The RNA shown here (SAM-I/IV (S-adenosyl methionine) riboswitch aptamer) has 94 nucleotides and comes from uncultured Marinobacterium sp.

[in-house]
RNA sequence: ACAUCAAGAGAAGGGCUGACGUCCUCGCCAACCUGCCAACCUGGGCAAGGUGGUUGCCGCCAACGCGGCGAUGUGGUCGAUACCGACAACCAAU
Numbered sequence: 001a002c003a004u005c006a007a008g009a010g011a012a013g014g015g016c017u018g019a020c021g022u023c024c025u026c027g028c029c030a031a032c033c034u035g036c037c038a039a040c041c042u043g044g045g046c047a048a049g050g051u052g053g054u055u056g057c058c059g060c061c062a063a064c065g066c067g068g069c070g071a072u073g074u075g076g077u078c079g080a081u082a083c084c085g086a087c088a089a090c091c092a093a094u
Stems, first nucleotide, its partner, number of pairs: 001074005010026001012025005027054003032050003035046003056069005076087004
């Protein structure tokens, strides 16, 4: 800087704390990036790799909706580090 904050998903187990809360494990949810599939375009499918979530808050409006704050994403690992090079990505979907 751009996009999203619609919907969805555990009163689970454990560590720390007086409490709030926070961390870990497992489960679940979600297509933001990568990957796979499909596709004339727009759009789409798959939780595999990387994040993330599992109550966002406040205010305004009769309502539709709008604004602010805050949050998330705009791949990962390794070797170089000036360019760059290499590696993995499903038994899912089709």
Notes:
It matches the Rfam family "SAM-I/IV (S-adenosyl methionine) riboswitch aptamer". Rfam links the family to the GO terms regulation of gene expression and S-adenosylmethionine metabolic process. On this family, see Weinberg et al., RNA 2008: "The aptamer core of SAM-IV riboswitches mimics the ligand-binding site of SAM-I riboswitches". Clan: SAM clan. The source organism's lineage runs through Bacteria, Pseudomonadota, Gammaproteobacteria, Oceanospirillales and Marinobacterium. Of the family's consensus pairs, 100% are formed in the model.